[in-house]
RNA sequence: AUAUGAAAAGGUCAAACUUGCUGUGAAGUAAGGACGGAAAGCUACGGGUCUUGAAGUUAUCAAGAGAGUCGAGUUACCAAA
Numbered sequence: 001a002u003a004u005g006a007a008a009a010g011g012u013c014a015a016a017c018u019u020g021c022u023g024u025g026a027a028g029u030a031a032g033g034a035c036g037g038a039a040a041g042c043u044a045c046g047g048g049u050c051u052u053g054a055a056g057u058u059a060u061c062a063a064g065a066g067a068g069u070c071g072a073g074u075u076a077c078c079a080a081a
Base pairs, nucleotide, nucleotide: 004079005078012037013036017032018031019030020029021028022027035068041074042073043072045071046070047069049065050064051063052062053061054060
């Protein structure tokens, strides 16, 4: 350096659900909460999913959401064989 994730340490993120606020909505955000995670850090680039509008018959277009859907790119803690 690459690959990998056994044991351990210091830490880290936070699903469902509840409440407040924002948004037409998907969702976001704050607090509580902890199902899980070794990239559950970051980037909507590709597939897929979801929302709104146009369109008008399900084809298509536009604007969005989502990184805890799968890939891709990029950066990173610890460590045995």